[in-house]
Order: sequence, then structure tokens, then C1' cells
RNA sequence: GGGCGAUUAACUCAGCGGGAGAGUGCUACCUUCACACGGUAGAAGUCGCUGGUUCGAUCCCAGCAUCGCCCA
Repeated sequence: GGGCGAUUAACUCAGCGGGAGAGUGCUACCUUCACACGGUAGAAGUCGCUGGUUCGAUCCCAGCAUCGCCCA
């Protein structure tokens, strides 16, 4: 330098044009003498960034950034 892949909640990941979700974790309450386990409720996300397509973009397109793999 070229090619490919990934980027979504604190962590691990799903979703794939029209309501942003799960598990773990976190907070409060119940339970316990207390902790853990269990139960109920809740908070937490500019969906990496910029632009474009579209009535509408996490999703499609282009560029950029970071990480990983391969080739030279």
C1' cells in the first nucleotide's frame, strides 16, 4: 500500500428500512439476625463520526476513525 470483517447499555451480544432489545452487572424495595440466593420494580444508549439516498436509516451508499485477520 491492497483486500476482508467488526464497531448497538458498564460487559457479552441480538436486531437489520417504520416501536432500540436480551443476558450479566447496577439501584431501590420484599425476603434474612446479617450476607448470599430468590422475587418485584427501575435507571442506564447522540446504535463510532460526517455526509448522502429515502416520506422515513441502527439497518442502504460514500468517506473518515479505531480494532482484528489476510496479501504484498